[in-house]
Parts: sequence; structure tokens; C1' cells
RNA sequence: CGGAGUAUAGCUCAGCCUGGUAGAGCGCUACGUUCGGGACGUAGAGGUCGUGGGUUCGAACCCCGCUACUCCGACCA
Repeated sequence: CGGAGUAUAGCUCAGCCUGGUAGAGCGCUACGUUCGGGACGUAGAGGUCGUGGGUUCGAACCCCGCUACUCCGACCA
């Protein structure tokens, strides 16, 4: 320098193809159960979907730029 991939809850990831109210597991909080803890049960909190624009009635999803990380190739040594 060229190409490809990834970025969504505290963590691990779905959802993107086919635009229409953001989800699961684990974790966390409260309560029940227990002498207490674990386990289990019930309820709850937690996200401007990496960032800046565009298209659209409507964008996590489509288009463009940028950033970070990973991989492949090239170049140099």
C1' cells in the first nucleotide's frame, strides 16, 4: 500500500440477507425459600446498535467517509 472480516447490555453472542417498538444466556439488584450460603422460583434494572453523514414515512439493517482490532497478500529489511 491492496483485499477481507469484526464493532449491538457488565461479559459471550443472536437480530442485518428480506428496513417497521432492540433480544437471549451468564452476570447484577430486590423479594421468596434457608439458621446462613449455594441452588431454585418471582420480579426488576441495564443499550443514543464503534463514529460522522446520506437515502427513506421509517435505518442495528441500505449507501458513503472515518476510527479501532483481527486475518491474508504485496513492499522493505